[in-house]
RNA sequence: CCAUACUAGACGGGGAGUCAGCGGUGCCCUGUGAUCUGCAAUCCGCUAUAGCAGAGUUGAACUCCCGUCAGAGGACUAAAGAUCGUAAAGCCGCCGCACACAGGCAGUGAUGAAGGCCGGGUCUUGUGCAAUCGACGCUUGUGAACCUCGUCAGGUCUUAACGGAAGCAGCGAUAAGCAGGAAACUCGGUGUGCCAUAAGAGCGCCUGGCCUGAGCAGGCUAUGUGCGUAACGUUUAUGAUCCGCGUUCGAAGACGGGUGUAUGG
Numbered sequence: 001c002c003a004u005a006c007u008a009g010a011c012g013g014g015g016a017g018u019c020a021g022c023g024g025u026g027c028c029c030u031g032u033g034a035u036c037u038g039c040a041a042u043c044c045g046c047u048a049u050a051g052c053a054g055a056g057u058u059g060a061a062c063u064c065c066c067g068u069c070a071g072a073g074g075a076c077u078a079a080a081g082a083u084c085g086u087a088a089a090g091c092c093g094c095c096g097c098a099c100a101c102a103g104g105c106a107g108u109g110a111u112g113a114a115g116g117c118c119g120g121g122u123c124u125u126g127u128g129c130a131a132u133c134g135a136c137g138c139u140u141g142u143g144a145a146c147c148u149c150g151u152c153a154g155g156u157c158u159u160a161a162c163g164g165a166a167g168c169a170g171c172g173a174u175a176a177g178c179a180g181g182a183a184a185c186u187c188g189g190u191g192u193g194c195c196a197u198a199a200g201a202g203c204g205c206c207u208g209g210c211c212u213g214a215g216c217a218g219g220c221u222a223u224g225u226g227c228g229u230a231a232c233g234u235u236u237a238u239g240a241u242c243c244g245c246g247u248u249c250g251a252a253g254a255c256g257g258g259u260g261u262a263u264g265g
Stems, first nucleotide, its partner, number of pairs: 001265006009058003012030004020047005035055005064258006073249004081242009092233002095228006103221003107216002115211008123200006129193002131190005138181005148173004156165003
């Protein structure tokens, strides 16, 4: 060095979680050349040689072991920042109310502002007038079985008779009442009046005259002051999520190194 038969090893690895710890089942990442069966989350197996039990394949190297690089992915994370939630704050913005001011805009004013003087109306009371309503009175009609009047047929009473008397119905009239009419008078009332008059009250509003002659007013805005308002902005506190300097673990992959036994030639 070659051949044969074996052995250690290998037949995936990693992260978080769980756990005193390690490995597994479950989740995630990477990756495939990636044996099989049984066990297992109130879990299973084990103890620093840290899955166990059984079967199989491969086998000293592309495959096993060690180191370096690399860096998929995971975990943790200060300050600052972003978004969202909760609580508070009226010192601030926005917003509301009141007052002041009169710079701006709008309005009003020489067809006369503000001010001053003299009135009138609106308001209250009384009276008058008018209007309207009603009553009385007037007038027309109607209006009483008897208890109203006149006349009273018939009938009744009385008388020797002549005669006399009361009197229903009817007719006529009438009282109270009822219905209608109407010029005036009287009395009373009033959701009445561009009415008159006297007195009062006179704050406001409307309005007339005279004097005078340039402002007035405060609607909007600006400014100032005071009060309010936590919906929004803002600030403060706090929580969640994201981002995040950094720390840590780390698959595939790349490079370098290392690792047997027996027999025969």